RNAcentral holds the full RNA, with entries from ENA. A computed fold for an 844-nucleotide part of an RNA from Phlyctis petraea, annotated as large-subunit ribosomal RNA, domain II. Model confidence (mean pLDDT): 81 of 100. Lineage of the source: Eukaryota > Fungi > Lecanoromycetidae > Phlyctidaceae > Phlyctis. Rfam family: Eukaryotic large subunit ribosomal RNA. The family has 88 seed sequences and 107,465 matches in Rfam 15.1. For this family Rfam cites "Crystal structure of the ribosome at 5.5 A resolution" (Yusupov et al., Science, 2001).
Context: one part of a larger RNA
RNA sequence: GACCGCGCAUUCGCUAGGAUGCUGGCGUAAUGGUUGUCAGCGACCCGUCUUGAAACACGGACCAAGGAGUCGACCUACUAUGCGAGUGUUUGGGCUUCAAACCCCAGCGCGUAAUGAAAGUGAACGGAGGUGGGAGCCUUCGGGUGCACCAUCGACCGAUCCUGAUGUCUUCGGAUGGAUUUGAGUAUGAGCAUAGUGAGUCGGACCCGAAAGAUGGUGAACUAUACGUGAAUAGAGUGAAGUCAAAGGAAACUUUGAUGGAGGCUCGCAGCGGUUCUGACGUGCAAAUCGAUCGUCAAAUUUGCGUAUAGGGGCGAAAGACUAAUCGAACCAUCUAGUAGCUGGUUCCUGCCGAAGUUUCCCUCAGGAUAGCAGUAACGUUUAUAGAUUCAUGAGGUAAAGCAACGAAUGGAGGCCUUGGGGUUGAAACAACCUUAACCUACUCUCGAACUUUAAAUAUGUGAGAAGUCCUUGUUACUUAAUUGAACGUGGACAUUCGAUUAUACCGUUACUAGUGGGCCAUUUUUGGUAAGCAGAACUGGCGAUGGGAGAUGAAUCCAACGUGAGGUUAAGGUGCCGGAAUGCACGCUCAUCAGACACCACAAAAGGUGUUAGCACAUCUAGACAGCAGGACGGUGGCCAUGGAAGUCGGAACCCGCCAAGGAGUGUGUAACAACUCACCUGCCGAAUGUGCUAGCCCUGAAAAUGGAUGGCGCUCAAGCGUGCUACCCAUACCUCGCCGCCAAGGUAGAAACGAUGCCCUGGCGAGUAGGCAGGCGUGGAGGUCAGUGACGAAGCCUUGGGGGUGACCCCGGGUCGAACGGCCUCUAGUGCAGAUCUUGGU
Repeated sequence: GACCGCGCAUUCGCUAGGAUGCUGGCGUAAUGGUUGUCAGCGACCCGUCUUGAAACACGGACCAAGGAGUCGACCUACUAUGCGAGUGUUUGGGCUUCAAACCCCAGCGCGUAAUGAAAGUGAACGGAGGUGGGAGCCUUCGGGUGCACCAUCGACCGAUCCUGAUGUCUUCGGAUGGAUUUGAGUAUGAGCAUAGUGAGUCGGACCCGAAAGAUGGUGAACUAUACGUGAAUAGAGUGAAGUCAAAGGAAACUUUGAUGGAGGCUCGCAGCGGUUCUGACGUGCAAAUCGAUCGUCAAAUUUGCGUAUAGGGGCGAAAGACUAAUCGAACCAUCUAGUAGCUGGUUCCUGCCGAAGUUUCCCUCAGGAUAGCAGUAACGUUUAUAGAUUCAUGAGGUAAAGCAACGAAUGGAGGCCUUGGGGUUGAAACAACCUUAACCUACUCUCGAACUUUAAAUAUGUGAGAAGUCCUUGUUACUUAAUUGAACGUGGACAUUCGAUUAUACCGUUACUAGUGGGCCAUUUUUGGUAAGCAGAACUGGCGAUGGGAGAUGAAUCCAACGUGAGGUUAAGGUGCCGGAAUGCACGCUCAUCAGACACCACAAAAGGUGUUAGCACAUCUAGACAGCAGGACGGUGGCCAUGGAAGUCGGAACCCGCCAAGGAGUGUGUAACAACUCACCUGCCGAAUGUGCUAGCCCUGAAAAUGGAUGGCGCUCAAGCGUGCUACCCAUACCUCGCCGCCAAGGUAGAAACGAUGCCCUGGCGAGUAGGCAGGCGUGGAGGUCAGUGACGAAGCCUUGGGGGUGACCCCGGGUCGAACGGCCUCUAGUGCAGAUCUUGGU
């Protein structure tokens, strides 16, 4: 340079398709709506406290109506409005047709001045200052000027600490100049009032709820006790004192028999009580009864009436019993809507953002305050920002490593005499020698959170320029011999690229305020503990607050985070059937009379196996092994000792020689002892591998529990098991593409064409969410305005397999019923929205 291809943009042409709108056709017992039943898939019950609920945690049968953040004051922030160095009328006065409206003085509140304990004093060197940054304005693009605000240096006022002049009645006075001291100050003001919203405090203070406390009363008709006065209590038994008689006796008196009729005496009716059946009953006859059984029954008996004792009081044969179905302090009313850091409940919709369970303090540990995290409203600005990387330069003593020092710790070797013990020679010797410890030397084994020479990785500080670099020379009481330096400046030069990379559009600042302040889990590190689904920490990520796909099931694991509809593709995980997808391919392994089958994870060990597979090592072997079959397996010698006996083989020591191809003074069986058999060993046949030890794959043993049972089930065996590889396929709310909805951001738009700038146009990104914040809406009762709104030609209400709109709260229309009121919009106002509160009342 030519040609070709691709991408983007624009124009023209052709063709095909789609969405929406409008319209036509078809269609109305239907391809629509709704209800019921059956079947398949997904799907555990809501609310609540909680780290965690489907829970064997609590509330909840159903329906209707009622039912919970209100009002006031003060304070704070913001917004709106009015006036503004002021502002606020309404105590009062004036005017007027009552009131309202209207007008006004003074006072007072807050503000306009602070500071100091106070006495007191009290804000200009200046164009109300300088420097830097600054929106904006001007510009000859060099620059100039510079709001608010920020940073910084000065000045002024008060306080504090110094200085101490003119003076002076000699003890006052307080000029001036200072200080790295201090103030909620000044530096040309910003407030006041009203209303609203958010927060706080005080009030019943979102609603319901105590156990308690206080004041004043009412009760002894139940029951406790006392007193007064009345009433009541079969029958039988026992037989005290006293009396009589008889007998005995000297007498005292005794004995016997009668009589007698005592007793908190006995049995037992009524009465009173209430033991047992742990009977009946147990929505009863009864908020304590019935039956049988039982205790007592002349007295501390039972009982009527009257009287007395009263709540921190009574009364009590004492049980904390009783005091009106109430008693370890009665009942009623009030203080009182008592308080509760505790439990429960707390009522319509949508959109945007979105936590914390940590720090510090607290008579703090079920709670608060404080900071953090979060939201909202703003302001300022454009080269800043970073859970990044790189380079440069720091800080460090963990991991590891090392025993060189410290501490622990093993072993021999060598050595001397410094010391101790034991010994030999010796009379003895610090004589010699042997030995053993300590000791010394060179080595050696093993360790340390509170050892270390050495010493990482990760993590971490700072820097990588305009607030910079260079030149010039001003100030200074500091510094120097010195205009030397130091600190701070004036003026000038260097903006293309300017001082590493990458990423992203943000970044900085302020005000107000919510919730939270029980946490839990996982990998890794880590402390206590035998251990734990145990307790306590660190980094990071999760769950909490979160759905989706996978792990059968499942808060936390793996994948992946979510508007809505359609299509395509994947992740993790899967592909015999349940179940969408290869009974795919290729190569191995495994047979289990308990096979195995996928992280977290729902267990199994030491130890074994001649089950099988793969491997390693050492031996043997064509000079013929191993195994099998066959033959030999002798002699000295019945070796020696021991023994009742012992001949290869009860036992002990020893274990030679000969012949041979080979044969042990004998491997077992055997005998009383022999015998006999067998083995080692040798040979023949045979003809190629064999023996031993070890390693690790699968499999087996080890391996026992209580309802029947779980690789998820069925089932599966050259697997549908285990190991390895390769393709294909399946599907998530993930990724890609398109449509739509919403939110946010940037840009455009006053032209000629309704209204609409809170509009319209266009482009891009984003869309999870508990507590919580903010915004925009829906609905209800009442009030003002408006529509000269709707309405007996039918308002509201109620019903409705009828139609339509909105993401939704909800709204509109048709039809039926019914019979007198009702609505839209703009404002105001509130006893304004129910599924729950063992909620309240009524109904079923």